RNA sequence: UUAUAACGAAAGGUGGAGGGAUAGGCCCUGCGAAACCUUGGCAGCCCUGACUUGUCAGAAGGUGCCACAUCCUGCUUCCCAGUGAAGAAUGAUAA
Numbered sequence: 001u002u003a004u005a006a007c008g009a010a011a012g013g014u015g016g017a018g019g020g021a022u023a024g025g026c027c028c029u030g031c032g033a034a035a036c037c038u039u040g041g042c043a044g045c046c047c048u049g050a051c052u053u054g055u056c057a058g059a060a061g062g063u064g065c066c067a068c069a070u071c072c073u074g075c076u077u078c079c080c081a082g083u084g085a086a087g088a089a090u091g092a093u094a095a
Base pairs, nucleotide, nucleotide: 001095002094003093004092010039011038012037013036014035018028019027020026022074023073024072025071040066041065042064044063045062046061047058048057049056050055051054075087076086077085078084079082
């Protein structure tokens, strides 16, 4: 810089109080947070295969991911003015 995000996918061990980026909110968490390890899985990007060449399938490899819409709101615009809609910003990931 470009692209993507209301889809999808968790068990065990160590650990022992935090975690969901940030502020507010709302949540998760001793029925065990973060972190690390093992195994498993998902399929967005790279990738692999097929063909009708832009779609489908796959998961060996490079990454990423596996509560909640990027958890929601924040800034702007619109309207029927609120449990509203659209977009942006920020952060994340990939190339």